This is a predicted structure of a 524-nucleotide part of an RNA (small-subunit ribosomal RNA, 5' domain) from an uncultured bacterium. The RNAcentral record of the full RNA draws on Greengenes and SILVA. The coordinates come from a structure-prediction model, not an experiment, and the mean pLDDT is 84. Rfam family: Bacterial small subunit ribosomal RNA. Gene Ontology terms of the family: ribosome and structural constituent of ribosome.

Context: one part of a larger RNA
Formats: sequence, C1' cells, structure tokens
RNA sequence: GGAUGAACGCUAGCGGCAGGCUUAACACAUGCAAGUCGAGGGGCAGCACGGGUAGCAAUACCUGGUGGCGACCGGCGCAAGGGUGCGUAACGCGUGAGCAACAUGCCCUAUACAGGGGGAUAAUCCAGGGAAACUUGGUCUAAUAUCCCAUAGUAUUUAGAGGAGGCAUCUUCUAUAAAUUAAAGCUUCGGUGGUAUAGGAUUGGCUCGCGUGACAUUAGCUAGAUGGUGAGGUAACGGCUCACCAUGGCAAUGAUGUCUAGGGGUUCUGAGAGGAAGGCCCCCCACACUGGGACUGAGACACGGCCCAGACUCCUACGGGAGGCAGCAGUGAGGAAUAUUGGACAAUGGAUGGAAAUCUGAUCCAGCCAUGCCGCGUGCGGGAAGACAGCCCUAUGGGUUGUAAACUGCUUUUAUAUGGGAGCAAUAAGGUCUACGUGUAGACUGAUGAGAGUACCAUAUGAAUAAGCAUCGGCUAACUCCGUGCCAGCAGCCGCGGUAAUACGGAGGAUGCGAGCGUUAUCC
Repeated sequence: GGAUGAACGCUAGCGGCAGGCUUAACACAUGCAAGUCGAGGGGCAGCACGGGUAGCAAUACCUGGUGGCGACCGGCGCAAGGGUGCGUAACGCGUGAGCAACAUGCCCUAUACAGGGGGAUAAUCCAGGGAAACUUGGUCUAAUAUCCCAUAGUAUUUAGAGGAGGCAUCUUCUAUAAAUUAAAGCUUCGGUGGUAUAGGAUUGGCUCGCGUGACAUUAGCUAGAUGGUGAGGUAACGGCUCACCAUGGCAAUGAUGUCUAGGGGUUCUGAGAGGAAGGCCCCCCACACUGGGACUGAGACACGGCCCAGACUCCUACGGGAGGCAGCAGUGAGGAAUAUUGGACAAUGGAUGGAAAUCUGAUCCAGCCAUGCCGCGUGCGGGAAGACAGCCCUAUGGGUUGUAAACUGCUUUUAUAUGGGAGCAAUAAGGUCUACGUGUAGACUGAUGAGAGUACCAUAUGAAUAAGCAUCGGCUAACUCCGUGCCAGCAGCCGCGGUAAUACGGAGGAUGCGAGCGUUAUCC
C1' cells in the first nucleotide's frame, strides 16, 4: 500500500447493487416451513343447493338426489427443496480412467398382453378401558388394497450343443429341452391408467492411477490382521461376514500414534514465482438432541418417520405419557459483534392432479443496519472598502483567514407539494379460425401484479433541506502563539516533556481524505 462476513470512537443528506451469529453442533416459548388426488374406493361428520313432511308463517325434522367433502382405505410425494460444518487427513475431495462386477421410480421409444375366481379389513355401527396419550373386543362392507388359478417370452433358473470375440476370471450370438413368475380399472368412449420384456436418457453404487495438513521431542504397527479354498450375504466386486488352511501384510519414499481441519471451483495479495483464506454464490461430502438399529421404498439406514438406550425439558388423577429450530421468523444465554415473530404465490421452480386448482418461510419482494462497493448532492458566475472580527508580527504600520463573507445575477440535481404513471404477463379456462379428421395440434383472442400508486415523468416553490474526521518533530503532505514545567500527558519506530515544547493541552492557521474519517484485529 491492498484486503475484510469485521468491531470500536466521532460524524452523517440521498440512491442503486450486494452482504449481515466468524462466539455456544448452547437451550428453546409461539406461529408457519409437505402435501395432494372424489377422473381408484366405501361412504356422508360439517357446508351449500334441490326434494319431502309438519306448520298461516318464522321455523323444525327427514332425505347422498346434486355440488362438494372432515375422518378412513388406496396411489404418488415426503430420499427433492431448505439448514449447519460436529465428525472426517479419508478414494472424503479434485482430476483422469475402469465396471467382462452393478442398480435406476417418474420420462422417451418399441413389441406383446390384460381371461376367471376367492378371502379379508379400515371407516361406519355396537359394547368397553384410560386423567390423558391413546386403546380393546364384536358385527357389516368396498377398491387401482390383497390372494389364488389361467395365459406368456428376446424374462429368470437348470441341462447339454454349435459359432464368434477378447481383457485373466470370461463375454456374446444361435437353436433345443424342462421348470417358474404378470396385470386394474376409471371413462363424457376421445382417452387415461395397469402388466411383461428390450433399448434410451438421467441419476446413483463400486474400483483404480496421481494430487490433497503439522509433529520423528511419535519407530515400529497389525490377528479378520495379509492371502487361499468353500459357503453366506449384497443391485454388484470384495474378509463384507463365517468355517477351515497358510503366515503373511504395512513401514525412514515416514507405517503407527498425537494434534489440527470439511474438500474443490474460487477469493485476497504479489511483476511473477509464491504466500494466505475457503464467509456470500456453485459442485461434492458429512450431520440432524447424544449413541445404536432396522422397517418401508426405485431411492433412506430417513432434519419436521419408527424402535431401543442416555442426558435434558414439559404434562400427570403418580398408573403413565409428550418433545427435539444445524428450516423461516423469534426468545434466552455466550459475545467486541450480526436483522422482521413482515407480504405474496404475480413471476421462476417443485409436489399432487386430466384440469381448474391446492400446498410451497424454495423463491420473489418489502423492513432494519454507512457493513461494503458504486453513483449523486451539500450550489454556480461576478464581487476589494482586500470590510468588521479573530490570530500573528520587527506593532502610528503590516501579514493572514480571503473572493472567503456581505452584495448582485443565475440554476433547481436534491428537497417539499401537486398531478400522471410503468415493464416484470408468458398464458389457463373459454371463444373464433385453420390443418388432420370428430378431439388433437397450430394461429388469433381472452382472466390474473405481492412488490406498488413503487420506479419513472411533468409542474410549482425557493440557495432553499444537507460536512465531517484525522493529522501537522523525522519517517510523512502540513507552523505559529498561549498554558504546563520529567508534572499532566504523547508515542507505530526513533523519541518528546526538568520555564522560551513546531512532539503534552487549547487557539489561530495549514495538510490529507470526504458521507465518511480515524483506531483496533487479521492476511499478503
């Protein structure tokens, strides 16, 4: 000198764009953050409409008939998105390869298929238990829930045959025989969903080469340990696990141990080489009160799922229960220090759905903070009696503040007031037309804006509403007076102060930067 997720002191007019618990992965009140589908199902708690009965009427009662729909069965989603950096020195990450050792819901392409039957169960109803959380028994019933039979092969398994290829185990093709395993309906009849197989795309799993901290004041480490045979297990290879056998394997090219740490793209600095950092954004990994475990599923060993143990908090009728903000806000605590218990699904994206739509603290916006970067303003021209006043001096005088002010002319960014006023919107339902040919595609039309009456524009008024901070001995740009008298104090280093202090404190003046300026901390 540059830089910062900064803090502190003094000061402060505005806007744009960004950023905002670096500390206690400390504890959390409250609200919200994952639902959706009635075009799968039985139904009807509540709402609305229609109908019926009673009544003069108000009204009351009945009625799944319709729109819809609480709870229930079922499907898809909840493994994404969002957060944090505890752990991890590791195939965790980066980069380059490999899988002849693998999986892949939704999506796309192709081929084929969907015949028949059965038994349950939730809800409802009935009867109980419990303070509650919740729960027990009985009766009835449906399905795209579930089971059985049939059918099927380029599927799986077994058996042997022939051909081709290589990368060692092997891979691949062809035909044969045997065995085994499928399905679901809804419909406005257009479709949409279902089953099997093959291929694609995407996403993941595993393996390897190289790279990726400190300490040798850590020198030996290792018993599933290293390898083999066999078996089990997995989507898959493998001591992954087990039985038996062998005695190996790693290590000064640093094993083992201890300490520290998420990694990268990148960021800062530097002429570069290098050094330092990994906050925001993107990719990967790990974690979800602590430890362990599996279930479901295409996918988890699952942040807002389950079970067990533990610590902590809460409720209790003392028998027993409930909870997990490292999601968004917010609270306490810690700390030098870090924001609102805001608005909206209008846009983008996601889940479900045929769609309308619903949900979405993702996201888009707004609020707070000079935390940073950038931009604008606080006027501009003229104006010498070089005014008054302050300060200084060699003091009847001169210098300086200083064209600075006054005064005069101009402008109106900004400010205030009034008026106008966006883009972000692409389309959905519906309508019209065209093409194919009777519902698909295309064109035109046609709702919807949180931000926001915001940005922006116009008009009016009037220099009007707007400057500080640090420094002035040398390094280092900028000097005099007064006070103090080794005191009070300053200080980054050298050093200054003991009666003429350009170094302390004040004043005048000057220098630097400027809505900031200094100090502290850290890195180069």